[in-house]
RNA sequence: UCUUAUCAAGAGUGGUGGAGGGAUAUGCCCAAAGAAACCCAGCAACCUAAGUGGAUGUUCAAUGCAUUCAUUGCAAGGUGCUAAUUCAUACAGAGCGUUAUGUUCUGAGAGAUGAGA
Numbered sequence: 001u002c003u004u005a006u007c008a009a010g011a012g013u014g015g016u017g018g019a020g021g022g023a024u025a026u027g028c029c030c031a032a033a034g035a036a037a038c039c040c041a042g043c044a045a046c047c048u049a050a051g052u053g054g055a056u057g058u059u060c061a062a063u064g065c066a067u068u069c070a071u072u073g074c075a076a077g078g079u080g081c082u083a084a085u086u087c088a089u090a091c092a093g094a095g096c097g098u099u100a101u102g103u104u105c106u107g108a109g110a111g112a113u114g115a116g117a
Stems, first nucleotide, its partner, number of pairs: 001117007012040001014039003020030003024090004041082003046078002050072009086110001091107006
């Protein structure tokens, strides 16, 4: 960089640290009642143990094999995450409304994380 899945739930009165942080812009927030970062702790279940059911394909046929969907489920290991929906809005369309500014919904874009290349 490309492909694909997810992004409304969940998780700390801890230790070190000492001024920033929430991707970018604008806004709005968090922060000396202690930011970032590191450690510990925790959450989740993407990779992942093991099952159940359905569909399709393969087959002469099948209880076999392959693919796929739904569902139950372990937490040792690899990641990730632990203010606010990805904090809100950035672009397009539709609904409502206005002199105008708006507002609601849907989709895209951007971003984050996993898996694969």
Overview: The RNA shown here (SAM riboswitch aptamer (S box leader)) has 117 nucleotides and comes from Paenilisteria rocourtiae.